Model confidence (mean pLDDT): 76 of 100. Predicted 3D model of a 378-nucleotide RNA (Bacterial RNase P class A) from an Acidobacteriota bacterium. Rfam family: Bacterial RNase P class A. Its family is annotated with ribonuclease P activity, tRNA processing and dimeric ribonuclease P complex in the Gene Ontology. The sequence was found by an Rfam model in a public genome assembly.
RNA sequence: UGAGUCGGCCGGGUGGCCGCGGCGGUGGCGCAUGCGCCGACGUCGAGGAAGGUCGGGGCUCCGAAGGGAAGGGUGCCGGUUAACGGCCGGUCGAGGUGACUCGCAGGCAAGUGCAACAGAGAGCAGACCGCCGAUGGCCCGGCUAGUCCGGGCACAGGCAAGGGUGAAACGGUGCGGUAAGAGCGCACCAGUGGUCUUGGUAACAGGAUCAGCUGGGUAAACCCCACCCGGAGCAAGGCCAAGUGUGAGGUUCGGGCGCCCCGUCCUGGUCCGGGUAACCGGUCCAGCCUCCAGGUAGGCCGCUCAGAUGGAUGGUCACCGAACUGGAUUCCGCAAGGGUCCGGGGAACAGAACCCCGCCUACAGGCCGACUCACCAC
Numbered sequence: 001u002g003a004g005u006c007g008g009c010c011g012g013g014u015g016g017c018c019g020c021g022g023c024g025g026u027g028g029c030g031c032a033u034g035c036g037c038c039g040a041c042g043u044c045g046a047g048g049a050a051g052g053u054c055g056g057g058g059c060u061c062c063g064a065a066g067g068g069a070a071g072g073g074u075g076c077c078g079g080u081u082a083a084c085g086g087c088c089g090g091u092c093g094a095g096g097u098g099a100c101u102c103g104c105a106g107g108c109a110a111g112u113g114c115a116a117c118a119g120a121g122a123g124c125a126g127a128c129c130g131c132c133g134a135u136g137g138c139c140c141g142g143c144u145a146g147u148c149c150g151g152g153c154a155c156a157g158g159c160a161a162g163g164g165u166g167a168a169a170c171g172g173u174g175c176g177g178u179a180a181g182a183g184c185g186c187a188c189c190a191g192u193g194g195u196c197u198u199g200g201u202a203a204c205a206g207g208a209u210c211a212g213c214u215g216g217g218u219a220a221a222c223c224c225c226a227c228c229c230g231g232a233g234c235a236a237g238g239c240c241a242a243g244u245g246u247g248a249g250g251u252u253c254g255g256g257c258g259c260c261c262c263g264u265c266c267u268g269g270u271c272c273g274g275g276u277a278a279c280c281g282g283u284c285c286a287g288c289c290u291c292c293a294g295g296u297a298g299g300c301c302g303c304u305c306a307g308a309u310g311g312a313u314g315g316u317c318a319c320c321g322a323a324c325u326g327g328a329u330u331c332c333g334c335a336a337g338g339g340u341c342c343g344g345g346g347a348a349c350a351g352a353a354c355c356c357c358g359c360c361u362a363c364a365g366g367c368c369g370a371c372u373c374a375c376c377a378c
Base pairs, nucleotide, nucleotide: 001374002373003372004371005370006369007368008367009366010365012320013319014318015317016316017315018314020045021044022043023042024041026039027038028037029036030035047349051360052359054358055357056356057355058354059233060232061231062230066261067260068259071229072228073227074226075225076090077089078088079087080086091105092103093102094101095100106224107223111222112221113218114217128163129162130159131158132157135156136155137153138152139151140150141149142148143146171189172188173187174186175185176184190214191213192211193210194209195208196207197206198205199204237301238300239299240298245292247291248290249289250288251287254266255265256264257263267286268285269284271282272281273280274279324344325343326342327341328340329339331338332337
């Protein structure tokens, strides 16, 4: 000097005029003491994300003794928080030269699935090309004529070590062994499991030793495991006003409380009749539940330091004004470059709607701090 990584901040200012919404006095008009309308004055009036609606709460109503199923959420460890899937730190894994970033981070040796094509075979595997053919079989030769010796075939049989296919082929390298091989055995290595042990709260990172045990990948595939979760949501919910039906059915042996268990609830009165009574039947009224038809498009609260409710802060003028850029310079500097002066220029994403805490996304430009890499000069 350049490029980058992480964290924080700003993201236009001032004034005038016209125009909005709330609040507060005030003047006038109407009127019924309320109340309504108009004018002037004063004062207040969007964000770091107000966006997304991905999470967690406050708040409201319903449910609510408890348990379970279904359904949903989270998923390494420690801490933090009202809570969270958030945040802080760490471990492990992936990416990056690095500062750092990301995480779909429990379990595939419980089960079920999935992986085109190629390939013999893609997880209880497998024989295309090959290798062997000891032993058994067939053929030939020899001789000391024997269940003898030698050779050939590649039939039976054996192999999965070599080659091939594939993204991936059932541990790797080497030695021994074998007819040829193969963890078949051994040495070393890797994985897995057991035992002991070091550091760490832990996740985890090591060390020693034993065992030929060697069973790939995938769970943001179904699933298993651990922990957590009542439902609905401000269009929640409450109050006032207004208005609509000559309603129908039911209100204990059956029914309601979203599923199951369990628990709990299913009302009161008048009159008549029967009855010793308890109680039963019928009628009427009220309550409760269900259904059908219809009514209510209003106002107030909820609603708040802005508090709207078709939803307000806008337009215009002037000046200042960052980045960037042109010119000048006998200023500073080894240089790159910087400073000063004159001029041009004129800053993004984007609008609350009950409130709060997070996450994700968008953002022209500028400033501050720490760190990483590259180059140059001394």